[in-house]
RNA sequence: GGGGCAUUAGCUCAGUUGGGAGAGCGCCUGAUUUGCAUUCAGGAGGUCAACAGUUCGACUCUGUUAUGCUCCACCA
Numbered sequence: 001g002g003g004g005c006a007u008u009a010g011c012u013c014a015g016u017u018g019g020g021a022g023a024g025c026g027c028c029u030g031a032u033u034u035g036c037a038u039u040c041a042g043g044a045g046g047u048c049a050a051c052a053g054u055u056c057g058a059c060u061c062u063g064u065u066a067u068g069c070u071c072c073a074c075c076a
Stems, first nucleotide, its partner, number of pairs: 001072007010025004019056001027043005049065005
């Protein structure tokens, strides 16, 4: 320098017809208990990496950029 993959909640991740943003764990509150744990119920938490484009409508399609992983090439 070139190719590929990934980027979504605090963490790990799902999200295929382009139209509802979600799960598990964690966190908070309550119930249960003498107390803790377990269990149950409820709740908070999001610039879907950034910018632009297409579209009535974008996490999703297109372009560029950033970060990480990986393969190839180059130099010595």
This is a predicted structure of a 76-nucleotide RNA (transfer RNA) from a bacterium.
The coordinates come from a structure-prediction model, not an experiment, and the mean pLDDT is 81.
Rfam family: tRNA. It is annotated as a transfer RNA. From the family's description: Transfer RNA (tRNA) molecules are approximately 80 nucleotides in length.